[in-house]
Molecule: transfer RNA
Organism: uncultured Alphaproteobacteria bacterium
RNA sequence: GCCGGUUUAGCUCAGUUGGUAGAGCGGCUGAUUUGUAAUCAGUAGGUCAUUGGUUCAAGUCCGAUAACCGGCACCA
Numbered sequence: 001g002c003c004g005g006u007u008u009a010g011c012u013c014a015g016u017u018g019g020u021a022g023a024g025c026g027g028c029u030g031a032u033u034u035g036u037a038a039u040c041a042g043u044a045g046g047u048c049a050u051u052g053g054u055u056c057a058a059g060u061c062c063g064a065u066a067a068c069c070g071g072c073a074c075c076a
Stems, first nucleotide, its partner, number of pairs: 001072007010025004019056001027043005049065005
């Protein structure tokens, strides 16, 4: 340099045909317990990588850019 993949909550990941953004774990509060852990209940937490476009409507479709991963090529 070329090709492909990934990017969504603190972490790991879903998200169907474009039509209200979710789960588990973790955090916080409460219950329970002599206390801790565990368990149960509740609760908070989002620039869907960035940017532009299409559309009545975009996490989802199209382009560009960035980061990461893999393959290939180059290395006089």